Model confidence (mean pLDDT): 89 of 100.
A computed fold for a 79-nucleotide RNA from a marine sediment metagenome, annotated as c-di-GMP-I riboswitch aptamer.
RNAcentral holds the sequence, with entries from MGnify.
RNA sequence: AAAGGGCAAAGCUGCCGAAAGGCAGUGACGCAAAGCUACGGGUCUGAAGCCGAUAAGGUAUGACCGCCGGGCUACCAAA
Numbered sequence: 001a002a003a004g005g006g007c008a009a010a011g012c013u014g015c016c017g018a019a020a021g022g023c024a025g026u027g028a029c030g031c032a033a034a035g036c037u038a039c040g041g042g043u044c045u046g047a048a049g050c051c052g053a054u055a056a057g058g059u060a061u062g063a064c065c066g067c068c069g070g071g072c073u074a075c076c077a078a079a
Stems, first nucleotide, its partner, number of pairs: 006031002011026006029066001035072003039069003042064003049059003
């Protein structure tokens, strides 16, 4: 290179959640690690708890790996 395949953004529907967001279905914008991992940075949320005065506000212990980096694992591969 070629072949067989893989994943699935937004939107919509249902369910869970306080929210961010997640799961399933539908749907394809894209992806060669768009497989896994919150380890570093970053981003989002703030019900409860904590700080605050009972408010405003702050705060991750919540979330995102399809934001960047690191770590782990991996299919095919001709001349």